Predicted 3D model of a 72-nucleotide RNA (transfer RNA) from Sugiyamaella lignohabitans. The coordinates come from a structure-prediction model, not an experiment, and the mean pLDDT is 80. Lineage of the source: Eukaryota > Fungi > Ascomycota > Dipodascales > Sugiyamaella. Its Rfam family is "tRNA". The family's RNA type in Rfam is transfer RNA. Rfam links the family to the GO term triplet codon-amino acid adaptor activity.
[in-house]
RNA sequence: GGUUGCAUGGUGUAGCGGUUAUCACAUCAGAUUUUGAUUCUGGGAAUCCCGGUUCGACUCCGGGUGCGACCU
Numbered sequence: 001g002g003u004u005g006c007a008u009g010g011u012g013u014a015g016c017g018g019u020u021a022u023c024a025c026a027u028c029a030g031a032u033u034u035u036g037a038u039u040c041u042g043g044g045a046a047u048c049c050c051g052g053u054u055c056g057a058c059u060c061c062g063g064g065u066g067c068g069a070c071c072u
Base pairs, nucleotide, nucleotide: 001071002070003069004068005067006066007065010025011024012023018055027043028042029041030040031039048064049063050062051061052060
């Protein structure tokens, strides 16, 4: 330099163009427990950035940024 993949709560992860954006772990509150652990119930917390297409974009397209793989 070329080709290519990925980017979603704190971490990991799902998401046929119309879902209240999923689940697990973590975290917070409560119940249980002598205390703690376990268990149960509930809560908060996320779409990398800028444009475009569309009635409607996490999803499709272009560019950028970051990370990775392959070729040279």